Predicted 3D model of a 353-nucleotide part of an RNA (small-subunit ribosomal RNA, central domain) from an uncultured bacterium. RNAcentral holds the full RNA, with entries from ENA and SILVA.

[in-house]
Context: one part of a larger RNA
RNA sequence: CUGGGCGUAAAGCGCGUGUAGGCGGCCGCUUACGUGUGGGAUGAAAGCCCCCUGCUCAACGGGGGGAGUGUUCCACAAACGGGGGGGCUCUGUGGAGUGUGGAGGGGGAGUGCGGAAUGGCCGGUGGAGCGGUGAAAUGCGUAGAGAUCGGUCAGAACACCAGUGGCGAAGGCGGCACUCUAGGCCACAAUUGACGCUGAGACGCGAAAGCGUGGGGAGCGAACGGAAUUAGAUACUCCGGUAGUCCACGCCCUAAACGAUGCAGACUAGGUGGUGGGGGUAUCGACCCCCUCACCGCCGCAGCAAACGCGUAAGUCUGCCGCCUGGGGAGUACGGCCGCAAGGCUAAAACUC
Numbered sequence: 001c002u003g004g005g006c007g008u009a010a011a012g013c014g015c016g017u018g019u020a021g022g023c024g025g026c027c028g029c030u031u032a033c034g035u036g037u038g039g040g041a042u043g044a045a046a047g048c049c050c051c052c053u054g055c056u057c058a059a060c061g062g063g064g065g066g067a068g069u070g071u072u073c074c075a076c077a078a079a080c081g082g083g084g085g086g087g088c089u090c091u092g093u094g095g096a097g098u099g100u101g102g103a104g105g106g107g108g109a110g111u112g113c114g115g116a117a118u119g120g121c122c123g124g125u126g127g128a129g130c131g132g133u134g135a136a137a138u139g140c141g142u143a144g145a146g147a148u149c150g151g152u153c154a155g156a157a158c159a160c161c162a163g164u165g166g167c168g169a170a171g172g173c174g175g176c177a178c179u180c181u182a183g184g185c186c187a188c189a190a191u192u193g194a195c196g197c198u199g200a201g202a203c204g205c206g207a208a209a210g211c212g213u214g215g216g217g218a219g220c221g222a223a224c225g226g227a228a229u230u231a232g233a234u235a236c237u238c239c240g241g242u243a244g245u246c247c248a249c250g251c252c253c254u255a256a257a258c259g260a261u262g263c264a265g266a267c268u269a270g271g272u273g274g275u276g277g278g279g280g281u282a283u284c285g286a287c288c289c290c291c292u293c294a295c296c297g298c299c300g301c302a303g304c305a306a307a308c309g310c311g312u313a314a315g316u317c318u319g320c321c322g323c324c325u326g327g328g329g330a331g332u333a334c335g336g337c338c339g340c341a342a343g344g345c346u347a348a349a350a351c352u353c
Stems, first nucleotide, its partner, number of pairs: 004324003007308002012321001014205004021198003025088003029084003033081002035077008048066007095195001096192003099188004107181007114158001118154008129140002166173002210251006219245002224240004262320006270299011303310002326353003335346004
C1' cells in the first nucleotide's frame, strides 16, 4: 500500500460557508498526455527458475537457457480518462443558477402593545390562625398574618390554539402588531448553458452551565442556614436563601450537540394518515372524489442485517470528506495552540489483563 468496517459491538467532525485537491451531463471534431497492441534498446556479474554437469550424495561449484513484472525509443489504435476547439438542453426529458407569480411559516434582528398568573407596597373589611408534611417542626401572624375587596409597582414567562403539526444547516425557534431580512416549496417555462458535487486546512455559527464589565432581580433556586427523617443523613421531604436564571457588550466552545445514522446524486412494489402548493371533476361556491410535486409519520414487497430492525435505507450503485483497529492506563501525561479563568483542542508511553 491492498484487503475490512463506522444505527445499537471500536468508529460520522455539533452544524454550515468555502480554499487547495479529488470527482464531473448530452452530441460531433481534433490531439495522442494517460491507456492499449506490435517491434527495438536496456534491464552488469552474482542471486532466482529450468536443463545438463563436477566433487561417492548433498550442501557447494561449473556450463547453457529463461525470467527479470521496470525504463526508454519507433510504429499503430482512438473505446474510455485527460488536453484543445465547437454545439445542445420550452417539447416538463436533463444537473446548477436567474426571472415572473402564489401560498404556508414559532427562520433572524429591532420597535411598540396586551392579558392571566406570581410577588411587593398602600388602603378597606375582618379577628386567630396561616403555612407545610407520611406525621411534624423550623417559618409567618394580635406591631393584625392568612382570607377577601380596591388601588399601584416590578420582573419573568406567554395558558387555551398546540398536533403523531410548522420552520431552520445545526444549536434551536411559540402572546399581538409593525419595520428589516435569509432559505426552502409549488406553478409558469421567459433566461444563462454544465456555470456542478464534495471539501484537508481556513472562516463563521454553536443548548445549558461558567467567566468579565455594567444593569436588573418577581418567581425559581446550586452553595449556604435551619426543621425533620435516620444508627448516621454532608441526601431524598419541609421553611428560608446567595450566585445564577433576565438585559447590553465581550469571552467560553462543550453535550446522550442523537436519527447515537456525513454530504450530494441515481435507481428499487405498494398501502395508509398528516402539512403546504398545483391541476382535474363536481358545484352557485366550498366540501367530497381523482391526479400530481415537496415535506412529516406509520405499516410493508424485494433486498439487507449477528439480531434488534431498516425499508424518507441500515437495499442497489457513484463521487468526495471524516473516523475505527482488544480492555484498563486515558481522552490522561508531556509538548504545542487557544482561553481572563474554569478549561478546551491535538494526543502518547511504561505497566497490566